[in-house]
The RNA shown here (SAM riboswitch aptamer (S box leader)) has 109 nucleotides and comes from a soil metagenome.
C1' cells in the first nucleotide's frame, strides 16, 4: 500500500508519573476529584488452541461455548458533524434514513 471483514455490545473506587487528551477540520466533551503514557487487572471483536452440537463424509464448513496462544481494546455510537441522495409539497435550517469519504481494528497479499 491493496483486497476482505467489522464498528450504536463488552472492559479498573489499583500502581507509578504529574498537563494533557478525545486521528485530522469544525462542534461538543474529559482532565489535579489527575491527562497522556508504563505497570498491573479486565473485557471479548478477529485469528488461533480446546469443548459441545449440526452438516458432510475422513477432511473441511456452519453454530454455540471457552479465554491457551497472537493481536487488540478498555469515557461519551468511530462522541457528533465533514461528500452525496431521499423522508419533501418553493427555498432556507433542524431532523431522521440510505450511501459514500476519512479513520481504527483484524486476517490475507
Nucleotide at each position: 500500500u491493496c483486497u476482505u471483514a467489522u464498528c450504536c455490545a463488552g472492559a479498573g473506587c489499583g500502581g507509578u508519573u504529574g498537563a494533557g487528551g478525545g486521528a485530522c477540520g469544525g462542534g461538543c466533551c474529559c482532565g489535579a476529584u489527575g491527562a497522556a503514557a508504563c505497570c498491573c487487572g479486565g473485557c471479548a471483536g478477529c485469528c488461533u488452541a480446546c469443548c459441545a452440537g449440526g452438516u458432510g463424509c475422513c477432511c473441511a464448513c456452519c453454530u454455540g461455548g471457552c479465554g491457551u496462544g497472537g493481536u487488540g481494546c478498555u469515557a461519551a455510537u468511530u462522541c457528533c458533524c465533514g461528500c452525496g441522495g431521499a423522508a419533501g409539497a418553493u427555498c432556507c435550517a433542524a431532523u431522521u434514513c440510505c450511501g459514500g469519504u476519512a479513520g481504527a481494528u483484524a486476517a490475507g497479499a
The coordinates come from a structure-prediction model, not an experiment, and the mean pLDDT is 79. The sequence is in RNAcentral, with records from MGnify. Rfam family: SAM riboswitch aptamer (S box leader). Its family is annotated with regulation of gene expression in the Gene Ontology.